[in-house]
Context: one part of a larger RNA
């Protein structure tokens, strides 16, 4: 490389957007190439091939013949492909009338709890654990009441529930804003699918500058436990966790399952629409969850939300270790990220 593969054995890019490229609906007609088919010319002679003849045969010699194939010219052709022109509406999209939603951003507001501060009541403990101790308290704690401050998170509702491309999103209200769904009508008329590079987004931790700091809490300190205990448990506690702006660009970024389209029994639950109803429900479109037919799978399982049957395009895999290491290049303030071997060894 080919082949075969990618839920779990090695293997789907973290997610999107989109350039080149690849692929692409129905129909009429023109052109062109390929393809198929016919005609014609040519491919000297010798040789090869077929056939006939001559040397007793053969080698050898001579006569005759044409197929295949290639090339040139030319005629025809249903379908396919490309391209030009015209048309269509089912793919795609737009508008109007509706709907659901923790989708995103900004601002304002709220109550419960926690800690702290001040004051009142009140007295000997509190706290913590398997048991303790460190710790805290007669300088009045814990408990309780009143007032105040601060920061962070939003109980119940809450759901196998909703929304988002993914990461993710949960108190209330207002403003700005993205996407989605159903029904009906009108419109555009293939405008589509995928997508190497590129660009954007991207949990937590981490980094820079400036704020903030209640609770929690790496590091650290102490108390226990233990043979030891650089842990698990306890008392403290710094970074951090929070905000603004900038960087980082990785995760078991998982459904370990790339995206789009089409096709292939049913049953149950639920969310959002529409139609209908005898108000029990029924039909239908779009999501979501479970069970299962056919099929598939090494098995487990998957099973219209496929891991079934096909098509289009991208990414990736090729024995274990060495190793996601070295080196080079590149990105980053750094930490480190991306790309990514070989020797050797089994």
């Nucleotide at each position: 490389u080919u082949g075969g593969g990618c839920a779990u054995a090695a293997g789907g890019g973290g997610c999107g957007u989109g350039u080149a490229g690849g692929c692409g609906g129905c129909u009429a007609u023109g052109u062109a190439a390929g393809c198929c088919u016919g005609g014609u010319g040519u491919g000297a002679a010798a040789g090869a091939c077929u056939u006939c003849g001559g040397c007793u045969u053969a080698a050898c010699c001579g006569g005759a013949g044409g197929c295949u194939c290639g090339c040139g010219c030319u005629g025809g052709g249903a379908a396919c492909u490309a391209u030009g022109u015209g048309g269509c509406u089912u793919g795609a999209g737009u508008a109007u009338a509706g709907g659901a939603g923790g989708g995103g951003g900004a601002g304002c507001u709220g109550g419960a709890a926690u800690u702290c501060c001040a004051g009142g009541u009140g007295u000997a403990g509190g706290g913590g654990u398997g048991a303790a101790a460190u710790c805290u308290g007669u300088a009045g704690a814990u408990a309780u009441c009143u007032g105040g401050a601060a920061g962070a998170a939003c109980a119940c509702c809450g759901g196998a529930g909703g929304c988002g491309a993914a990461g993710g999103c949960g108190a209330g209200c207002u403003c700005c804003u993205g996407g989605c769904c159903a029904u009906a009508u009108a419109c555009u008329g293939a405008c589509g699918c995928u997508g190497a590079g590129g660009c954007g987004c991207g949990a937590a931790a981490g980094c820079g500058u400036g704020g903030g700091g209640a609770g929690c809490g790496a590091a650290c300190a102490g108390g226990a436990u233990u043979a030891g205990a650089u842990a698990c448990c306890c008392u403290g506690g710094u970074a951090g966790u929070c905000c603004a702006c900038g960087c980082u660009g990785u995760a078991a970024a998982c459904g370990u399952u790339g995206u789009g389209c089409a096709c292939u029994a049913g049953g149950u639950g639920u969310c959002g629409g529409g139609c209908u109803u005898a108000c029990g429900g029924g039909c239908u479109c779009g999501g979501u969850a479970c069970c299962g037919a056919a099929g598939u799978u090494a098995a487990c399982g998957c099973g219209a939300u496929a891991a079934g049957u096909g098509c289009a395009c991208c990414g990736c895999c090729u024995g274990g270790g060495g190793a996601g290491u070295a080196u080079g290049c590149u990105c980053g303030c750094a930490a480190g990220g991306g790309u990514g071997a070989a020797a050797c060894u089994c």